Lysine riboswitch aptamer from a bovine gut metagenome, 165 nucleotides, folded computationally. The model forms 100% of the base pairs in the Rfam consensus. The sequence is in RNAcentral, with records from MGnify.
RNA sequence: GAUAGAGGCGCGUGUUUCAUCAGUCCCCAAUCGGACCUUGCAGAGAAGGGAAGAGGGUUGGCAAAAGGGGAACAUGCCGAAGAGGUUCGGUUUCUGCUCCCGAGGCUCUGGGCUUAUUGUUAAGAGCAAUAAGACUGUCACUUAUUGUAUAAGUGGAGCGCUAUC
Numbered sequence: 001g002a003u004a005g006a007g008g009c010g011c012g013u014g015u016u017u018c019a020u021c022a023g024u025c026c027c028c029a030a031u032c033g034g035a036c037c038u039u040g041c042a043g044a045g046a047a048g049g050g051a052a053g054a055g056g057g058u059u060g061g062c063a064a065a066a067g068g069g070g071a072a073c074a075u076g077c078c079g080a081a082g083a084g085g086u087u088c089g090g091u092u093u094c095u096g097c098u099c100c101c102g103a104g105g106c107u108c109u110g111g112g113c114u115u116a117u118u119g120u121u122a123a124g125a126g127c128a129a130u131a132a133g134a135c136u137g138u139c140a141c142u143u144a145u146u147g148u149a150u151a152a153g154u155g156g157a158g159c160g161c162u163a164u165c
Base pairs, nucleotide, nucleotide: 001165002164003163004162005161008078010077011076012075013074014073015072016071017070018069027061028060029059030058031057032056036049037048038047040097041096042095043094044093081109082108083107084106086104087103088102089101090100110136111135113133114132115131116130117129118128119127120126138156139155140154141153142152143151144150145149
């Protein structure tokens, strides 16, 4: 240097299905009300709607979906992957910001779990970040056993570890 592997409630992706979202949004009717309403935010503009009653409130009728989640199956894998920052492109009538998607690059994180805080979300689910805690895998060092491995302790990080060439 190349190839192949290991950690385990291991990490991602897709499909199907189930509940939730929610008796919520939209739409319709009645009624109150009385001048504006239509993008995630701001500005500009356009096209529409509106005193034949806008937006909004209340009641009734009808009645979702996406995202997120559980399960099953399939599949790619072991920096698997995730997070944060940044650059470019896309997404709209235009501009700026935001959300979302894609690509590049930088930084951090071995892994899952529990708890707390913060954020996100419809949500006491879940996810993310931070901190703490034990657990676990790996290597190094030390000690013990007197066996070529086991146990204990301490510490490091995946650009690591093991095997073969």